[in-house]
Context: one part of a larger RNA
RNA sequence: CCCUCCCUAAGGAACUCGGCAAAUUGGCCCCGUAACUUCGGGAGAAGGGGUACCCUCUGAUAAUCAGAGGGUCGCAGCUAAGCGGUCCUGGCGACUGUUUAACAAAAACACAGGUUUCUGCUAAGCCGUAAGGCGAUGUAUAGGGGCUGACGCCUGCCCGGUGCCCGAAGGUUAAGGUAAGGGCUUAGUGGGGGUAUCCCCGCGAAGGUCUGAGCCUAAGCCCGGGUAAACGGCGGCCGUAACUAUAACGGUCCUAAGGUAGCGAAGUUCCUUGCCACGUAAGUUGUGGCCUGCAUGAAAGGCGUAACGACUGGGACUCUGUCUCGGGGAGGGGCACG
Numbered sequence: 001c002c003c004u005c006c007c008u009a010a011g012g013a014a015c016u017c018g019g020c021a022a023a024u025u026g027g028c029c030c031c032g033u034a035a036c037u038u039c040g041g042g043a044g045a046a047g048g049g050g051u052a053c054c055c056u057c058u059g060a061u062a063a064u065c066a067g068a069g070g071g072u073c074g075c076a077g078c079u080a081a082g083c084g085g086u087c088c089u090g091g092c093g094a095c096u097g098u099u100u101a102a103c104a105a106a107a108a109c110a111c112a113g114g115u116u117u118c119u120g121c122u123a124a125g126c127c128g129u130a131a132g133g134c135g136a137u138g139u140a141u142a143g144g145g146g147c148u149g150a151c152g153c154c155u156g157c158c159c160g161g162u163g164c165c166c167g168a169a170g171g172u173u174a175a176g177g178u179a180a181g182g183g184c185u186u187a188g189u190g191g192g193g194g195u196a197u198c199c200c201c202g203c204g205a206a207g208g209u210c211u212g213a214g215c216c217u218a219a220g221c222c223c224g225g226g227u228a229a230a231c232g233g234c235g236g237c238c239g240u241a242a243c244u245a246u247a248a249c250g251g252u253c254c255u256a257a258g259g260u261a262g263c264g265a266a267g268u269u270c271c272u273u274g275c276c277a278c279g280u281a282a283g284u285u286g287u288g289g290c291c292u293g294c295a296u297g298a299a300a301g302g303c304g305u306a307a308c309g310a311c312u313g314g315g316a317c318u319c320u321g322u323c324u325c326g327g328g329g330a331g332g333g334g335c336a337c338g
Stems, first nucleotide, its partner, number of pairs: 001333008010324002014322001019319001027051005036041001038150001052072009085317007092309002097109002113148007125134003151304004156234003161231002163227005170222003176216003181211005188203006235253005262296001263293001274290005
């Protein structure tokens, strides 16, 4: 010097990102317990008192226990085990659960509940090349998928785009079917040239082959409608009231429609330590308001909410070597000498 541990005057968070760590609290019995609440809870709330031994009295008793009164209660060592700090107030998530085996346990995932969509049973969906299997020895009060996430109060407007569903008159439209026609091929035939058979040009049946307009024809698309707890979206400028300011009101442009309720400097607010209030001697944090929402907002749910949380923010009490600021001690290690 390092590690682990013990004690510490006065102060008591002044430490620090932050009470991290440590300290406090602690078992059992009795008394006593608030707001709020989903009436279960909150609760071990909080906060008090008791706890050993002896005697007397009283009441029950099998042991003994309970109550009241009185009295007593040195030091040191050793062993083992157990053992809430509390309260107030925000955020998030209802809750118990689950998770990144080995840096993240959470406000992430799940969850009952809500909603939507698919599925009539050889179900949909899924695994498999298939056979086959799961779904399910289930049958729409069932099963699969999506979103949301207890509960309470609610969930506004837009179907123009994209998706999905329904529709079928018309337009478009593939393979396929049908098939006019055309090209090639030539038995034959017309013409020409030369010879003994031959050559050139034209036309060209049947068959073969290549091609093929037109016509017939499905879904889809176009088209018509519906659908947002489908993907998504939810305006701008100007003016106006007898102080000023503001604008219930008006005008105008654009849109499919222009953000309703609620909440709001928010886990969302850039400007920003916004402004006001509270709390402190002093508060970029906190809480309550305000609303100018850079860039809230309703199942990518909105706003509340008792209970719950090794979650996260702020505060208070208790308590302490966290600190002022150090000091003393124990054990172990390291190093030095030997």

Annotation: Large-subunit ribosomal RNA, domain IV from Candidatus Calescibacterium sp., 338 nucleotides, folded computationally. Model confidence (mean pLDDT): 86 of 100. NCBI's taxonomy places the organism under Bacteria, Candidatus Calescibacteriota, Candidatus Calescibacteriales, Candidatus Calescibacteriaceae, Candidatus Calescibacterium.